[in-house]
């Protein structure tokens, strides 16, 4: 130097055009004599940046950043 893949909450990782979820982890409360286990609530996100397309973008397009992998 090309080419691909991946980038979402603190940590794993879904969402493939119409309001961003689980699990785990954090706080609070219940339940127990206690502790573990369970059970309800709650907080946490400029969806890697930066444009563009759309009435509307985590999605589509482009370009750059990163981390992996493969060719040279």
């Nucleotide at each position: 130097g090309c080419u691909g893949a991946u980038g979402u909450a603190g940590c794993u990782c879904a969402g493939c055009g119409g309001u961003a979820g689980a699990g785990u982890a954090c706080u609070c409360c219940c339940u127990u004599g206690g502790u573990a286990a369970g059970g309800g609530a709650g907080a946490g996100g400029u969806c890697g940046u930066g444009g563009g397309u759309u009435c509307a973008a985590u999605c589509c397009c482009c370009a750059u950043c990163a981390u992996c992998a493969g060719c040279u």
Description
Predicted 3D model of a 72-nucleotide RNA (transfer RNA) from a Bdellovibrionales bacterium. It matches the Rfam family "tRNA". About the family: Transfer RNA (tRNA) molecules are approximately 80 nucleotides in length. Its family is annotated with triplet codon-amino acid adaptor activity in the Gene Ontology. The family's RNA type in Rfam is transfer RNA. The coordinates come from a structure-prediction model, not an experiment, and the mean pLDDT is 82. It was read from a public genome assembly.